[in-house]
Context: one part of a larger RNA
RNA sequence: GAGUAGCGUUAGGCAGGUGUAAACCCUGCCCGCCGGAAGCCCAAGGAUUCCUGGGGAAGGUCAGUCCGCCCAGGGUUAGGCGGGACCUAAGCCGAGGCCGAAAGGCGUAGGCGAUGGACAGCCGGUAGACAAUCCGGCCCCACUGAGGGCGCGUUAUUACCGAUGGGGUGACGCAGGAGGCUAGGUGCGCCGGGUGAUGGAAGUCCCGGUCUAAGGAGGUAGGGGGACAGGAUAGGCAAAUCCGUUCUGUCGUAACUCUGAGAUCUGAUGGGGACUGCGUUUAUACGCGGGAAGGCAUUGAAGCCAUGCUGCCGAGAAAAGCCUCUAGGGAGUGCUCUUGGUGCCCGUACUGCAAACCGACACAGGUGGGCAAGCUGAGAAGGCAAAGGUGAAC
Numbered sequence: 001g002a003g004u005a006g007c008g009u010u011a012g013g014c015a016g017g018u019g020u021a022a023a024c025c026c027u028g029c030c031c032g033c034c035g036g037a038a039g040c041c042c043a044a045g046g047a048u049u050c051c052u053g054g055g056g057a058a059g060g061u062c063a064g065u066c067c068g069c070c071c072a073g074g075g076u077u078a079g080g081c082g083g084g085a086c087c088u089a090a091g092c093c094g095a096g097g098c099c100g101a102a103a104g105g106c107g108u109a110g111g112c113g114a115u116g117g118a119c120a121g122c123c124g125g126u127a128g129a130c131a132a133u134c135c136g137g138c139c140c141c142a143c144u145g146a147g148g149g150c151g152c153g154u155u156a157u158u159a160c161c162g163a164u165g166g167g168g169u170g171a172c173g174c175a176g177g178a179g180g181c182u183a184g185g186u187g188c189g190c191c192g193g194g195u196g197a198u199g200g201a202a203g204u205c206c207c208g209g210u211c212u213a214a215g216g217a218g219g220u221a222g223g224g225g226g227a228c229a230g231g232a233u234a235g236g237c238a239a240a241u242c243c244g245u246u247c248u249g250u251c252g253u254a255a256c257u258c259u260g261a262g263a264u265c266u267g268a269u270g271g272g273g274a275c276u277g278c279g280u281u282u283a284u285a286c287g288c289g290g291g292a293a294g295g296c297a298u299u300g301a302a303g304c305c306a307u308g309c310u311g312c313c314g315a316g317a318a319a320a321g322c323c324u325c326u327a328g329g330g331a332g333u334g335c336u337c338u339u340g341g342u343g344c345c346c347g348u349a350c351u352g353c354a355a356a357c358c359g360a361c362a363c364a365g366g367u368g369g370g371c372a373a374g375c376u377g378a379g380a381a382g383g384c385a386a387a388g389g390u391g392a393a394c
Base pairs, nucleotide, nucleotide: 012030013029014028015027016026017025031391032390033389034388039371040370041369042368045351046350049349050074051073052072053071054070055069059067060066079140080139081347082346083345084344086117087116091112092111093110097106098105099104121138122137123136124135125134141343142342143341144340145339146338147337148336149335150334151333152332160329161328165325166324167323168322169321173312174311175310176309179305180304181303184299185298186297187296188295189210190209191208192207193206194205211271212270215266216265217264222259223258224257225256226251227250228249229248230247231246232245233244235243236242275290276289277288278287279286280285313316357366358365374384375383376382
C1' cells in the first nucleotide's frame, strides 16, 4: 500500500437451554432451498476422518460453549457378500533355449493376471459406533459319519468310481419391433383415529394405514430341436458304447425332448404393521406390552421370459466348470429319506458428485456404476413437491 480489496453463486426469524461470554452450539416452532438431487446404495481413492466422554493454544476466512481440530477410551464379528484356497483375456514373468561387449533382449513348456466365466442366503430384530457377518426364524452348498427304504453287483466282470486324454456344452456382434409378466404407481373398497363454535355433514368429510423374502412345490405364456431305433465306419494323434461320416427302418408337423418368466400353494399359528395400554418424562421423546385391515380394478416399466425371435454385414474372446466317452481303478456300491459332524485366510468402521478422492485451500472445477414415488408432460426436459437432505461459517 491499507484498516483498502476480499470474507468463495442460494434465507433466515423467534423462543427456550448451556455458558465468563451466543447472529453462529443444542432443542422447539415458523419460513425458505434441492428433490434424475444438494436424496439413497456400490466401486475407486482416502486411511480412523466413525462412536462416546472431555478440551478450547493453534487449524476453522468472524466468533465459538461447536467441528472432518486437540486429548482419552471404544468400534469393523461371514461355509453362503467381495477376493483367495477355481478358470482364463490383453499384458507380464519365464526352467531349458536363441541372441547380445557387460547390463540385458526375445521366447517354448509352465505360470501370473479381472475389467470377463464359474460358484451355496433370505426376511426380521438389536445397537453409542458393525451387521445378508451378531441374534431369531426359515433355507442352501461342499466334504464326512450313522440309521431306514429302494436297487445293482462280488473273480475276471456293462455294480460302482472315473481322467492331467477324446467329444459336446460353456460361447458371446449390431439393429429392430411385437408378446407374456413382475416391480412400482393410482382409484375404489376395507381397517384405525378424528369430526365442526355459525347453514350443511354419521355412512359425510379429514388424517393415517392397507405389507411380507430366500427356499420348496408347481410347470403355464413363450422359445429351440425333425425325433427315435438299428447296422457300418480307415476321422477325432491310444481306446471308446461319445462326437463325426454313412446306410436302413418307424413316426411325422404331431408326438417326443430341451429350455422357460409369472400366477398359484407353501414358507407364514411366523415377521412387520397404523394405532393403542402401562411406566418414566417438560415432551407421542424413550422403555415394556397388545395389535386392525391387507380385497378388487386400472395403469405399468429401461426389470424378467430373453444369451430368445426377426433382419443385417463389418461375421462378432478364452479357459475352467458342467455333461458324456473310453483308458484306468475296482469289491462292495448307487439313489433317496432322516439325523449328527466339519467348513480355512483377507476385506467389512466412516467418507464416497464430496469440507474426508484429484485440484497448494473446508476451492462455484473434475470423478465410473445402480435406484428413480406423486401432479403436469412425449420425456430421465421444465415447473411444483414425497421420502430424505439442507439454510453453505462473518
Large-subunit ribosomal RNA, domain III from Thermanaerovibrio velox DSM 12556, 394 nucleotides, folded computationally. The prediction has a mean pLDDT of 80. RNAcentral holds the full RNA, with entries from SILVA. Its Rfam family is "Bacterial large subunit ribosomal RNA".